[in-house]
RNA sequence: GAGUCGCUAGCUCAGUUGGUAGAGCAUUGGACUUUUAAUCCAAGGGUCGAGGGUUCGAGCCCCUCGCGACUCA
Numbered sequence: 001g002a003g004u005c006g007c008u009a010g011c012u013c014a015g016u017u018g019g020u021a022g023a024g025c026a027u028u029g030g031a032c033u034u035u036u037a038a039u040c041c042a043a044g045g046g047u048c049g050a051g052g053g054u055u056c057g058a059g060c061c062c063c064u065c066g067c068g069a070c071u072c073a
Base pairs, nucleotide, nucleotide: 001072002071003070004069005068006067007066010025011024012023013022019056027043028042029041030040031039049065050064051063052062053061
């Protein structure tokens, strides 16, 4: 220098044919228990890496950039 893949909740990751985002763990509250743990119920938590474009509508499609991994030179 070129190419491929990844970036979504505190962490690990899903997200179908474009229709306004979820799970597990963690956190908080409650139930249960003499207490803790375990178990059960509920809640909070996201400008989907950044900026543009297309579209009635973008996590998803297109362009540029940033970061990380790998391959080639």
Record summary: The RNA shown here (transfer RNA) has 73 nucleotides and comes from Ligilactobacillus aviarius. Model confidence (mean pLDDT): 80 of 100. Lineage of the source: Bacteria > Bacillati > Bacilli > Lactobacillaceae > Ligilactobacillus. It matches the Rfam family "tRNA". Rfam describes the family as follows. Transfer RNA (tRNA) molecules are approximately 80 nucleotides in length.